[in-house]
RNA sequence: CCGGAGAAAGGCAAACCUCGGGAAACCGGGGAACGCAAAGUCACGGGUCUACGGCCUCUCGCGGGCUAAGAUCGCCGGACCGCCCACG
Numbered sequence: 001c002c003g004g005a006g007a008a009a010g011g012c013a014a015a016c017c018u019c020g021g022g023a024a025a026c027c028g029g030g031g032a033a034c035g036c037a038a039a040g041u042c043a044c045g046g047g048u049c050u051a052c053g054g055c056c057u058c059u060c061g062c063g064g065g066c067u068a069a070g071a072u073c074g075c076c077g078g079a080c081c082g083c084c085c086a087c088g
């Protein structure tokens, strides 16, 4: 450096409930644990999701399409930082 054990010390925390924010995706606090060796940080590349607003369309419907923008790092890749350690 790679790697990662029915290891230890410790860490994080999905669904769901609840309070708050947001048009929404979703986010924050509390409870709760499905999981996680980077489930630490960064939206840089790809993916996915949302679409108040904007544009187009319409049978005018709480309709349909596209999108500025936003969201997600617990989707994948990349970058940066980091605890512990048996076998190899």
Base pairs, nucleotide, nucleotide: 002088003085004084011036012035016031017030018029019028020027021026034074040080041079042078044077045076046075047072048071049070050069053067054066055065056064057063